[in-house]
Molecule: transfer RNA
Organism: Candidatus Shapirobacteria bacterium RBG_13_44_7
RNA sequence: GUCCUCAUAGUUCAACGGAUAGAACGGCCCCCCCCUAAGGGGCAGAUCUAGGUCCAAUUCCUAGUGGGGACA
Numbered sequence: 001g002u003c004c005u006c007a008u009a010g011u012u013c014a015a016c017g018g019a020u021a022g023a024a025c026g027g028c029c030c031c032c033c034c035c036u037a038a039g040g041g042g043c044a045g046a047u048c049u050a051g052g053u054c055c056a057a058u059u060c061c062u063a064g065u066g067g068g069g070a071c072a
Base pairs, nucleotide, nucleotide: 001071002070003069004068005067006066007065010025011024012023013022018055027043028042029041030040031039048064049063050062051061052060
């Protein structure tokens, strides 16, 4: 330098054009319990950035940024 791949909650992962973006662990509150743990109920929390296509973009396209990889 060229190419491939990944980027979604604090963490690990779903969602592949149309749902309120979903789950587990974690966090907070409540219940239970003499207390703790366990258990039950509830709440908050995310689409890397900028454009484009489309009636509609997490999803498709382009560029960039960052991680990983291949070749030179």